[in-house]
RNA sequence: UGCCGAAUCCGGCCUCCUUUGGCCGGAACGGGGGAACCAACUGAAGCGCGAGCUUCAGGGGCGAAUCGACAAGGUCGUAGCGCACUCUUUCGGCGCGAGCCCGUCAGCUAACCCCGUAGGCCCGAGAAAGAGA
Numbered sequence: 001u002g003c004c005g006a007a008u009c010c011g012g013c014c015u016c017c018u019u020u021g022g023c024c025g026g027a028a029c030g031g032g033g034g035a036a037c038c039a040a041c042u043g044a045a046g047c048g049c050g051a052g053c054u055u056c057a058g059g060g061g062c063g064a065a066u067c068g069a070c071a072a073g074g075u076c077g078u079a080g081c082g083c084a085c086u087c088u089u090u091c092g093g094c095g096c097g098a099g100c101c102c103g104u105c106a107g108c109u110a111a112c113c114c115c116g117u118a119g120g121c122c123c124g125a126g127a128a129a130g131a132g133a
Base pairs, nucleotide, nucleotide: 002121003120004119008027009026010025011024012023013022014021028117029116030115031114032113033112038107041058042057043056044055045054046053047052059102060101061100062099067077068076069075070074080096081095082094083093085132086131087130088129089128090127091126
């Protein structure tokens, strides 16, 4: 100077020799809960000629981060995601494809209510067309 991400900006008070730090509020961005209407399933086992019935199991959220195979503690793929002024399209290249939280409970959802504003990185970062700044 930039990148991933919602994770930025403003004001007030206190503190501090100055720097700084703490608290409160607002805006903005992001996330969750929450009517009507609508929706209301899947798998296994058993029973029944059949329509069907019974029992058991399957919880949810943030995030791109799901799913599969295999010689299996990893390897190879994969839905999906990111890459330098911005958006769209095309070609090419390089990466990611994790982790965490809630706690028996939540579909959608107007009003309304609640929560977050962290953390981690880079020293070249491809080209073409159109529109914009």
Predicted 3D model of a 133-nucleotide RNA (c-di-AMP riboswitch aptamer (ydaO/yuaA leader)) from a soil metagenome. Rfam family: c-di-AMP riboswitch aptamer (ydaO/yuaA leader). Rfam's curators write: This family represents a conserved RNA structure found upstream of the ydaO and yuaA genes in Bacillus subtilis and related genes in other bacteria.